[in-house]
RNA sequence: CGCUCAUCCAGAGGGGCAGAGGGAACGGCCCGUUGAAGCCCCGGCAACCCUCCCGCCGACCGCGAGGUCAUGGUGGGGAAGGUGCCAAUUCCGUCUCGCGGUGAGAUACGCCGUGAGGAAGAUGAGGA
Repeated sequence: CGCUCAUCCAGAGGGGCAGAGGGAACGGCCCGUUGAAGCCCCGGCAACCCUCCCGCCGACCGCGAGGUCAUGGUGGGGAAGGUGCCAAUUCCGUCUCGCGGUGAGAUACGCCGUGAGGAAGAUGAGGA
């Protein structure tokens, strides 16, 4: 950066400084003086990158048992390093479509509930 791909219902907090905000926006609803943001220290979670180990998949050689080769893919394990993260599903909703209910209520409309897909955002790995 109007870029690409993947993931987002799991998981993980204490202390010090500080002193009123915070949860991206908006609405809702929450968190916060029993201390918000921010900064620092320590701890932890996870497994995107990474790394190491085990298995499977390939090509070639060989009658065969088997061997050789380069990595790549994939499943499982690991967590030293690079990020990230440690209230609430990305806290919920926002746009579209479906289904159910409801308004004396129908193919329209409002509201409530629910399902699917988007948008936006976040994080990682890439790209320009």
This is a predicted structure of a 128-nucleotide RNA (SAM riboswitch aptamer (S box leader)) from Streptantibioticus silvisoli. It matches the Rfam family "SAM riboswitch aptamer (S box leader)". Rfam links the family to the GO term regulation of gene expression. The organism belongs to Streptantibioticus, within Bacteria.